Small-subunit ribosomal RNA, 3' major domain from an uncultured prokaryote, 486 nucleotides, folded computationally. It matches the Rfam family "Bacterial small subunit ribosomal RNA".
Context: one part of a larger RNA
């Protein structure tokens, strides 16, 4: 100078505490160990692996395993030689194909000095193609932590023989090396912050597919007032999105060092970084990826390459991690009645009707969409059940059936009937959240023919409790002190 300390001092973060709800106890998804197997492909391993790479394994994927096959090859580009328009259909054998081994239609595309030449096609040799083989400890590139933590650094200077110090400490202050003051330091960068998006409020513009207040005009209903419904006008209003105002400690009090700032208060839709995002310094862990792709060595080369049928990755005394279902009365169940946004549609969304208990199916109106269509649930209203392994739970099984696909046996998802198992709040332990958050409910997309999605990104609907405080566990930041560590 560093690091380390069951040394100090100060400081902070869902770090603790203080609330709510998990998870560890059940069953069921799904990943991992393990374990079997011909394979049960390969990567990830404390935090920073394990609902991770994979955002869709039935074939394909597929990389693994059995069998069958092919060797200029499934894929590229060149040469030489010979063939023939390409291209495409139709067919025998033989096979599980995939391949072998044949028959057949079809019959010449451009230039030409008529000799050929080019272009395209497959053939034969040759350079070569491939390699999800190895090395992530050879390596670009991304990426993960530490961490959105406030820090890391240099140029002159000046101290010291010298490593090195100083600036970066120290008196306030902040989210923050923010910022002021003060100082042998003067001053800069990279990072805080800020410019970017999105959200809160007003406004201008804009008026269609969008909205419909005022008027007006037709229909039902009504005796009438006046309710609805649709045409008409309009752009007031929601809203579309395109510019623009606004928040700056601007204003007042106190506090304080007259600073910087902090408290409180007016004004205002919003106060002291409104909220939320994307932004992530020098470095750490030879972190992670050669299996996304690149790209050095080395290795295969009739096979480590490649093509097919078939299996597997879906196995299954056990172990753990991640969800999801419940265990019920704040609740099952029947019936009624309502309110979103984010997104997606043309090989696609698919109304209205009709058939079926239901999965669903017939049909095909609309719509390349602010039009038309995917499209809510919890909540509210009425009735039931009466604390029971129940009218909770829903695993598992048998049987009937839908749908997608060439094809659901190994290994799909859905309905109906019947079956009706563990579970009566989880032991040591541990986890997430400080507001439109937790918790509860539902909807969408991507991948996708279908789906094992309960995941995983987002959207909105209903919506709390608490926090005294920092002595105590984690992790971090500044000074400072020991150390035999580097």
């Nucleotide at each position: 100078u560093g690091a380390c300390g069951g040394g100090g001092a100060c400081c902070c973060g869902c770090a603790c505490a203080a609330a709510c709800g998990g998870u560890g106890g059940a069953g069921c998804a799904u990943g991992u160990g393990g374990u079997u197997c011909a394979a049960u492909a390969c990567g990830a391993c404390g935090a920073u692996a394990c609902g991770c790479g994979u955002g869709g394994a039935a074939a394909c994927u597929u990389a693994c395993c059995c069998a069958g096959g092919c060797u200029u090859g499934a894929c590229a580009u060149g040469u030489a030689c010979g063939a023939g328009a390409a291209a495409u259909c139709c067919u025998u054998a033989u096979g599980a194909a995939a391949g072998u081994a044949g028959g057949g239609a079809c019959c010449u595309c451009u230039c030409u000095u008529c000799g050929g030449a080019g272009a395209c096609u497959g053939g034969u040799a040759c350079a070569c193609a491939g390699g999800u083989g190895u090395u992530g400890c050879a390596u670009g590139g991304c990426u993960g932590u530490c961490g959105u933590c406030a820090g890391c650094u240099c140029g002159u200077g000046u101290c010291g023989u010298g490593a090195g110090a100083u600036g970066u400490u120290g008196g306030g202050u902040u989210a923050a090396g923010u910022c002021c003051c003060g100082c042998a330091a003067c001053g800069a960068g990279c990072g805080c912050a800020a410019c970017c998006c999105c959200u809160a409020u007003c406004u201008c513009u804009u008026g269609u597919u969008g909205c419909u207040a005022a008027c007006c005009u037709u229909g039902u209903a009504g005796a009438a007032a006046u309710a609805u419904a649709a045409a008409g006008u309009g752009c007031a209003c929601u809203c579309u999105a395109c510019g623009g105002a606004g928040a700056c400690u601007g204003c007042c009090g106190c506090u304080g060092a007259u600073a910087a700032a902090g408290c409180g208060g007016a004004g205002g839709a919003a106060g002291g970084a409104g909220g939320g995002g994307a932004c992530g310094a020098c470095g750490u862990c030879a972190a992670g990826u050669c299996a996304g792709u690149a790209c050095g060595g080395c290795c295969c080369u009739u096979a480590c390459g490649u093509c097919u049928g078939g299996g597997g990755c879906u196995a299954c005394a056990c172990a753990c991690g991640u969800g999801c279902u419940a265990c019920a009365a704040u609740g099952g169940c029947c019936g009624g009645u309502a309110c979103a946004a984010u997104g997606g549609g043309u090989c696609g969304c698919g109304a209205u009707a009709c058939c079926g208990c239901a999965a669903g199916g017939u049909g095909g109106a609309g719509c390349u969409a602010a039009u038309c269509c995917c499209c809510a649930a919890a909540a509210c209203c009425g009735g039931u059940c009466c604390c029971a392994g129940u009218u909770c739970g829903g695993a598992c099984u048998g049987c009937a059936g839908g749908c997608u696909g060439c094809a659901a046996c190994u290994c799909g998802c859905c309905u109906g009937c019947a079956u009706g198992a563990a579970g009566c709040c989880g032991g040591a332990a541990u986890c997430g959240u400080u507001a439109g958050u937790a918790a509860c409910c539902c909807c969408a997309u991507a991948u996708c023919a279908g789906c094992c999605a309960c995941g995983a990104u987002g959207g909105g609907g209903u919506g709390a409790a608490u926090a005294c405080g920092u002595u105590c566990c984690c992790g971090g930041g500044u000074c400072u002190u020991g150390u035999a560590c580097a």